[in-house]
Bacterial large signal recognition particle RNA from a Solirubrobacterales bacterium, 269 nucleotides, folded computationally.

RNA sequence: CCGUGCUAGGCGGGGAGGUAGCGGUGCCCUGCACUCGCAAUCCGCUCUAGCGAGGCUGAAUUCCCUCCCGAGGGGUUUCGGCCCUCGGGGCCAGCGCGUCGUACGAAAGCGUUGAUGGCCGGGUCCCGCGCGAUGCAGGCCCGUGAACCAGGUCAGGUCCGGAAGGAAGCAGCCUUAAGCGGUUCCCUGUAGGCGCCGCGGGGUGGCUCGACCGGAGCUUGAAGACGACGAACGCGCCUGGGGACCGGCUUCGACGGCUGGGUGCACGG
Repeated sequence: CCGUGCUAGGCGGGGAGGUAGCGGUGCCCUGCACUCGCAAUCCGCUCUAGCGAGGCUGAAUUCCCUCCCGAGGGGUUUCGGCCCUCGGGGCCAGCGCGUCGUACGAAAGCGUUGAUGGCCGGGUCCCGCGCGAUGCAGGCCCGUGAACCAGGUCAGGUCCGGAAGGAAGCAGCCUUAAGCGGUUCCCUGUAGGCGCCGCGGGGUGGCUCGACCGGAGCUUGAAGACGACGAACGCGCCUGGGGACCGGCUUCGACGGCUGGGUGCACGG
């Protein structure tokens, strides 16, 4: 150096979690790299760290170590950026909202058949008096209405008288008092949230009517602007909590890659 046969080793790995710690089952990421049994209310081990049984490969492109790369995961929000969401605050330097005011003003109307304005006189308003209507009450009027204690007339009957004739007087009839009922009109009194009413007095301003003076303006006005005041918390703002994404730092780290290093035994040639 070559051949043959063995053995060590290998036949996936990683993250989080769990655990005193190490693996596994389960979840996740990579990737293609044996089989069966156990296993999360766990299964099995003890720094030598899955246990048990079987199979393939096998000392090198395949095993071990170092280095490079960096899929992916974890931590950090008192590392940063940019967002979402929930709660609290609010006395506005800001936005939005409401009211009022000022100036402007798209547009519209009235006006030489006379605007704004001035002056005079009225109305509306207040008071007093009156009138009317209305409500209420009373009266007038009509009707009814007294067994006896209202009147007139008083049959019958009663009484007085010798008679003539008188007297009282019930019922009935008539008329009335008190009372009861009705009432269009009329009279009286009274009341006030009545009045296209009257007279007198008062009367600041507004509105309105009429006459006169005078001679050209007067009025309304959307949106927006400015100012003052105000309410509320829809935003901005302050504050506390939760979450997403990107980045930084840190940690573990598969697959892969270059290079480097390491590594048996036996026999034969």
The prediction has a mean pLDDT of 79. The gene name in the source record is ffs. Its Rfam family is "Bacterial large signal recognition particle RNA". On this family, see Rosenblad et al., Nucleic Acids Res 2003: "SRPDB: Signal Recognition Particle Database". About the family: The signal recognition particle (SRP) is a universally conserved ribonucleoprotein involved in the co-translational targeting of proteins to membranes.